Model confidence (mean pLDDT): 77 of 100. A computed fold for a 354-nucleotide RNA from Pontimonas salivibrio, annotated as Bacterial RNase P class A. It matches the Rfam family "Bacterial RNase P class A". From the family's description: Ribonuclease P (RNase P) is a ubiquitous endoribonuclease, found in archaea, bacteria and eukarya as well as chloroplasts and mitochondria. The sequence is in RNAcentral, with records from ENA and Rfam.
[in-house]
């Protein structure tokens, strides 16, 4: 210098003018007006996962259902993160893995093929018999061919009628035992067994661990009107029971009561908070003292114009066009997805110079 790989930061700047919303103050009887402060994000998005908080349910245990799935750690918790192990890709940095169990059992494996799993033989090879011959029949075999995504270790030899781990040597793997290393997943070494055992658990299933439900329109408090309940009141009025009196019912006025609608207030934003240090740790992260932290709504606001500068592109120099994705609604930790661009750093490979 070129190419690659991984990670972090940023999300146009300044000014003027107009506008929108909360709050505070001032003016106004009021409607309203004025001044001032403040007013979206790295993802506020999706609502996929986990928690806080709130209400409801709940003695304990079991069954059922759902989730997670290498090991160790981090965390409030997680399906997240870190480190490591194993397998795979890459020269490497690095990346990818729904990565427990297929020797508990059951099931399934399209088409092709003889055969898809403890059984089998289409072509072939070999032996015997029959036949003049072509060929046929019986038996042996699984080395070779053929089919398939996948066919029961590989190479060489011994052996044999032909063959075969039938036997032998080496290689590859599996299992048992022992020793050593590691917290562990796992790794290394030695030795034994010819043991060579197909795949599939995003099929049933088995094992280990975890899991109550609904959600801030949660929920709490205050509380009109109408209806309801209780009480009181009038030499009371109309009416029903009755023709009259009493009584009673209904209607009326007033007071009180409970639940609670409209409405209002709280919940509501200072928190598992952030920043740069220091300490511990490989790291995720934890601890510590200092400093910093001004959306919180009616489910409703948070925008625009112009000028200069910046970046990109163009038919380029006095010109024109463009500058993303998106947008709070109880809060927090993650993941996933979208995004015009810009900046910085670690590492790897190749090349050049010293």
């Nucleotide at each position: 210098g070129a190419g690659g790989u991984c990670g972090g930061c940023u999300a146009g700047g300044c000014g003027a003018c107009c506008g929108c919303g909360u709050c505070a103050c001032c003016c106004u009887c009021a409607c309203g007006g004025g001044u001032g402060c403040c007013g979206a994000g790295g993802a506020a998005c999706g609502u996929c996962c986990g928690g806080g908080c709130u209400c409801c349910a709940c003695a304990g245990a079991g069954c059922g259902g759902g989730g997670u799935g290498g090991u160790g750690g981090g965390u409030a918790a997680c399906g997240c993160c870190c480190a490591c192990c194993c397998g795979g890709a890459g020269u490497a940095a690095u990346c990818c893995g729904c990565g427990a169990g297929a020797u508990a059992g059951u099931g399934c494996c399209a088409c092709a093929g003889a055969a898809a799993g403890u059984a089998a033989a289409c072509c072939g090879c070999c032996u015997u018999c029959c036949g003049c011959a072509a060929g046929g029949a019986a038996g042996g075999u699984a080395a070779g061919g053929g089919u398939g995504a996948a066919a029961c270790g590989g190479u060489g030899g011994u052996g044999u009628a032909a063959g075969a781990g039938a036997c032998c040597a080496c290689c590859a793997g599996a299992g048992g035992u022992g020793c050593g290393g590691g917290u562990g997943a796992c790794c290394g070494c030695a030795u034994c067994u010819g043991c060579u055992u197909g795949g599939u658990a995003a099929a049933c299933c088995u094992c280990a661990c975890c899991c109550g439900g609904a959600g801030c329109a949660a929920g709490a408090c205050c509380a009109a009107a109408c209806a309801g309940g209780u009480g009181u009141c009038g030499a009371u009025a109309c009416g029903g029971c009755u023709g009259c009196u009493c009584g009673u019912c209904u209607a009326g006025a007033c007071a009180c009561c409970g639940g609670g609608u409209a409405g209002g207030u709280c919940g509501c934003u200072a928190g598992a908070g952030g920043u740069g240090g220091c300490u511990g740790g490989c790291a995720a992260c934890a601890g510590u003292a200092a400093c910093c932290c001004g959306a919180g709504a009616g489910a409703g606001a948070u925008g625009g114009u112009c000028g200069c500068c910046c970046c990109c592109g163009g038919u380029u120099u006095u010109c024109c066009g463009g500058g993303a994705c998106a947008g709070a609604a109880c809060c927090c930790g993650g993941c996933g997805u979208a995004u015009c661009g810009g900046c910085c750093g670690g590492c790897c490979u190749c090349u050049u110079u010293u």